[in-house]
RNA sequence: GAGGCAGGUUGUCCUGUCGCGUCCUGUCAGCCGACAGGAUGAGGAAAGUCCGGGCAACACAGAGCAGCAUACUUCCUAACGGGAAGCCGGUCCCGUUAAAAGGGCCGAGAGAAAGCGCCACAGAAAAAAACCGCCCGUAACUGGUUGAAUCCAGGCGGGUAAGGGUGAAAACGUGAGGUAAGAGCUCACGCCUUGUCCGGGUGACCGGAUAAGGGGGCAAGCCUUAUGCGUUGAAAGGCCAAAUAUACCGGGGAUUGAGGGUUGCUCGCCCGAACCCGGAGGGUAGGCCGUUAGAAAUAACAUGUGAAUGUUAUUCCAGACAAAUGACAGGAAGCACCUGUAGCAGGUGUUACAGAACCCGGCUUACAGACCUGCCUCUUUU
Numbered sequence: 001g002a003g004g005c006a007g008g009u010u011g012u013c014c015u016g017u018c019g020c021g022u023c024c025u026g027u028c029a030g031c032c033g034a035c036a037g038g039a040u041g042a043g044g045a046a047a048g049u050c051c052g053g054g055c056a057a058c059a060c061a062g063a064g065c066a067g068c069a070u071a072c073u074u075c076c077u078a079a080c081g082g083g084a085a086g087c088c089g090g091u092c093c094c095g096u097u098a099a100a101a102g103g104g105c106c107g108a109g110a111g112a113a114a115g116c117g118c119c120a121c122a123g124a125a126a127a128a129a130a131c132c133g134c135c136c137g138u139a140a141c142u143g144g145u146u147g148a149a150u151c152c153a154g155g156c157g158g159g160u161a162a163g164g165g166u167g168a169a170a171a172c173g174u175g176a177g178g179u180a181a182g183a184g185c186u187c188a189c190g191c192c193u194u195g196u197c198c199g200g201g202u203g204a205c206c207g208g209a210u211a212a213g214g215g216g217g218c219a220a221g222c223c224u225u226a227u228g229c230g231u232u233g234a235a236a237g238g239c240c241a242a243a244u245a246u247a248c249c250g251g252g253g254a255u256u257g258a259g260g261g262u263u264g265c266u267c268g269c270c271c272g273a274a275c276c277c278g279g280a281g282g283g284u285a286g287g288c289c290g291u292u293a294g295a296a297a298u299a300a301c302a303u304g305u306g307a308a309u310g311u312u313a314u315u316c317c318a319g320a321c322a323a324a325u326g327a328c329a330g331g332a333a334g335c336a337c338c339u340g341u342a343g344c345a346g347g348u349g350u351u352a353c354a355g356a357a358c359c360c361g362g363c364u365u366a367c368a369g370a371c372c373u374g375c376c377u378c379u380u381u382u
Stems, first nucleotide, its partner, number of pairs: 001378010012332007020041009043353001047364002050362005055233004062267005067229005072086005087109001088107003092104003110224002115222002117218003131164002133160006141154004172190006191214010237289004246280001248279005259271004296315008333351007
């Protein structure tokens, strides 16, 4: 210097003309409103509707079975399945002659001594076993040999899991003793699991000592354990004005309870009667609140490893309801390509994803270009 991966910030600007929504001021009007001026007007995701809340209405009584979610520790937060820091594990990368320390990256990180299940192929065997091998025995089994029931080999029987082979993984590893040959059989050192004690740490855990044991992996296989989960959603839910017709029909029910509520079902509990469901018919469909002053934004300082918290100062920055926040023209800027050049320059095209609807904190997805940080690879030269 180029390329790739990951994360973060940003994500066009200026002028003119015309046109919109809300609020304020003034004038006219006094029914709707009109004109002029001023202020302001769509995001980092407004998206998905996946989580958690605020707010509003109803409910709040549990029990059994089921469903879903979470799952190392501490801290942050209104809360979260979110975030920060750490611990442990992995050995994938860097590092190194090779390692270690350290750094980066990943973790769906409770439990494998509650139970069931799986580990292809290869291999004797994948949780327990013998292919090669080693050791012992064998006249009267076979072959050769011998003076011989002598010796050698094979076969057969027994023992073995140290050596070799297969594999990702094979009775913990190395060494010594011991043995017919071997084996934690015994011993020394080490590794792993569990328990106890001591020290450090808020804690997960770390270090040390000691005792008893010694096949692994998979729970993103079934499963087990612990904790948690009320519903609905601004078309929620309220208020005002105006108008009107239910004296109709059908079904159910009235305390032995229709119907409704309680994550799903059952039981239980609560509400509940001029009631509930449906048909037919009539009136209205207009306005106001909710509705944007907030778990708010920005800046500085302080505390903290950090996520964040506190103090001070400044600011008010959409509130529509068929739904506004724009259209046109010119110029600039960025990017890509082409032409040309000593340098400069010129031309063409293009500028992403996308659009508030009660509000807020997260997660996930989409995104042209620009900038920043980290890691990796290649190249080059001082």